[in-house]
Context: one part of a larger RNA
Formats: sequence, structure tokens, C1' cells
RNA sequence: UGACGGGGGCCCGCACAAGCGGUGGAGUAUGUGGUUUAAUUCGAUGCAACGCGAAGAACCUUACCAGGACUUGACAUGUCGCGAAUUUUCUAGAGAUAGGGAAGUGCCUUAGGGAGCGCGAACACAGGUGGUGCAUGGCUGUCGUCAGCUCGUGUCGUGAGAUGUUGGGUUAAGUCCCGCAACGAGCGCAACCCUCAUUCUUAGUUGCCAGCAUUAAGUUGGGCACUUUAGGAAGACUGCCGGUGACAAACCGGAGGAAGGUGGGGAUGACGUCAAGUCAGCAUGCCCCUUACGUUCUGGGCUACACACGUACUACAAUGGUUGGGACAAAGGGCAGCGAGCGAGUGAUCGUAAGCGAAUCUCAGCAAACCCAGCCUCAGUUCAGAUUGCAGGCUGCAACUCGCCUGCAUGAAGGAGGAAUCGCUAGUAAUCGCAGGUCAGCAUACUGCGGUGAAUUCGUUCCCGGGCCUUGUACA
Repeated sequence: UGACGGGGGCCCGCACAAGCGGUGGAGUAUGUGGUUUAAUUCGAUGCAACGCGAAGAACCUUACCAGGACUUGACAUGUCGCGAAUUUUCUAGAGAUAGGGAAGUGCCUUAGGGAGCGCGAACACAGGUGGUGCAUGGCUGUCGUCAGCUCGUGUCGUGAGAUGUUGGGUUAAGUCCCGCAACGAGCGCAACCCUCAUUCUUAGUUGCCAGCAUUAAGUUGGGCACUUUAGGAAGACUGCCGGUGACAAACCGGAGGAAGGUGGGGAUGACGUCAAGUCAGCAUGCCCCUUACGUUCUGGGCUACACACGUACUACAAUGGUUGGGACAAAGGGCAGCGAGCGAGUGAUCGUAAGCGAAUCUCAGCAAACCCAGCCUCAGUUCAGAUUGCAGGCUGCAACUCGCCUGCAUGAAGGAGGAAUCGCUAGUAAUCGCAGGUCAGCAUACUGCGGUGAAUUCGUUCCCGGGCCUUGUACA
């Protein structure tokens, strides 16, 4: 100087408390451990691994296993030789591949040849998701959006170092004020950026419709007021008033205002810590393999199942279930696509087909929770839907291992979940649906979007994490 203390003081955070809803019990989905297996590829492992890499394993992916094949190689550059490239077809085979047949004679040219592509030969070499994240780059997580981390000069100390950065107030903040052997400065904080909330202005189609006609319908004429869209501008600064305070910084209350004291949300992550994570995104040193640890094909596996754990979904019902009727979104996607309408089917879906590269058409002629009416009357039920049987549909060479959906039948556990434990402070929790990416097909996951919309916070004694000062130490 640090680190640590079941030392002290001050302060903060959904840290506790006050509340609301969960997990832990059930079924299922998914990930992991373990076990099994020819293989169940590899990585991630307290917080900070476990719906994680994977924004989607039937083949492919795929790295694993079994078997069949290749050896200058699936891919790159160089040398030589031959052939236009290319298209199509037959036989064998699980295919890779092997052996034939047919069509085809191109472009540039100094007529030597050249470019491109294919085949063959030999050698330099290729190749490796093989090892090492404790050799590395890059990127990322975490403490933590916590308020800290440092430097120059000066001063003090023999020195390590100290001071500044401590102190009194204050703040979300090393934020600001005052004081002070310090005076200044840098990286962080804040602001500058994006978005939402108000108004004005510019513009008026594909959007909108107040008034005037018109229609089944903003459908058409017309209009750009309004809504809206997307460019510009204004607005919030403790600016104003009162009080408290040290005549300060600031705090409390108020006015005006769409918004008030950081207005809400996002992006933004200091010096560093964990030899944290990643050699399997990529790059890369060294080591290792080179007729194989490379490459290719078929099939299988990653989907196994006594069990254990994590994360979710659906429930256990009447604030509900079911039948009929009625209403209101936002944000997105669409040409190998979205697909209206019409017809068929109980339905998944199929047939036909308009429009739309989309403020125009469409996904979406139902957003759901919600409202109105009828039935059910507390029961393992008109709750719940697992499991299983049969019949179908879709995607795709192909749904057996191993996809999703529909109809009929079947109708399991489950009576609100022990110890323990998680999230959340407002348009939040809870609850309700919608969309997108991935994607041929497959979503209870993920990322967004809107609808309905609470309760509680006395307080800081305690638990956890963190900041500053101080104290003890046989620790570094």
C1' cells in the first nucleotide's frame, strides 16, 4: 500500500421488509447429469453452465458409429499431355462409383496458339470440427451503468509511499459548493445520439372524410380541415414564486405546463478482476495425422431410459367450462412468395383463380381476454387433457427408427403442492392474444407487438451484494 475481520461509522441496490404472482407436488415439452450404447459427436459447469453455442438433428446439416470406396485428393496455385464446353441415355451397384451409347464441334487469333471448362500423369503441396483458450489475436460474460481509476508539476517522507481523491454539506453520480500544501489535467459520470409523450410548420398518395353530391361500401366526384405518414422546428432550463440552508451547492412545497426536477425507454460498460468463456464462427504459434486423425457414399446415431436436477407449457376449475351472437389493436412478413373470391370436405386441407415486389393486394372474410343470452351446480364433473386405437391431410426422393396437423373413439395423473426458493416498484407485475426470424416441413423456445391492468413500500435491526472513511492483523 492492499486484502481480510462472526471490528466501528456513513450510504446505496426488489438486498430485506410491505405486497402480488410463481417454482418446488402432477402431466407434458426442452436442456443437463448419470446410466446405457457400435455411436449415443463436441463444447458450456456456483452466482456469470443447464429452452446455453443450436434463429429450428428424418436425408443433408454432422463433426459420432458400422460397412462400402478414393489417394495430388471434395477445395487452391504451379508444370506437362489430351479433349470444345455441355446435354442426354443404358447396364451393374445400397449409393459413392465403374463400364458403355447418342447429340454437340463454340469464342479470340499475328493461324503458332490463347481464354474458359473437362479428363489424365508426376511432383511441389492440399486437407484435418485432431491437441493446446494455461502459447495467442479478435470477440464475449462478470463485478456493474457500480462511481470509481489515474497522471503532470509542487510539497511531505531515508524509503516503500502519501498528499491531490481526505474533511463539512449535497447528489443518481469523484454531481456540485465550501474549506484545505496543494494547483491543474485525463479515462469514467452527465450532456451530445435513437425512440415515446405536446404543439407548430411543409407535403397529400396508396392514407384521411368535416361540409356538398354519390354508393352496398371513402365506392366515386371533390377536399387536405381532422386522423395519419415523414422531413423541419419549438418546448424543460430548478427558468419563476415561497420556505429551509452557510449570503453556497442544494433540498422541500407551489404556479404555469402535454411533460418537472435524470420526463419514460434504449444505445453507450472507466482502470481492472476471474490464467473466466471460446483453437468447433473466424484468424493464428507450436505439436500431431498424411493410402489417413484427409475425402466420399449408404444405413444408423445425436430422439436410448431404472433415475436425479434446471427452465418452461398445460392444469387442478364456477372470477370457471361450453354453445350461439356482438366489439376494439399494434407491430411485422410476402414473388421458388402472400394468396382474396368461388366450389368440395365435419375438419386438417384440396381444386380453380383475381390482385399484389405492396400506406394500394394479401397473410388477417375471427385478434384474444372483453360484452350479451342459454346450459352446466361443486362432482375426478360438460374440470383437466396425458396415453392409446382407427381413419385421413400436408411437406418432402423419402415421415419405420424420428415430422406436423385433422376427425372419431379412449379419458391417466392432478383436490393449490414439504423443506426450500424466484421475479416484480407502474402502463410495471399479473393476464390475453398477434407477428417475425430460423424454416421444404416442424416452436410450449427466442425476439418483438399491442389489449386489459393491480397491490404494496412503516422503515434499514437483520440476510445478500456494493461504495467511502476509520481500526486490528503473526496474511500478500
Molecule: small-subunit ribosomal RNA, 3' major domain
Organism: uncultured bacterium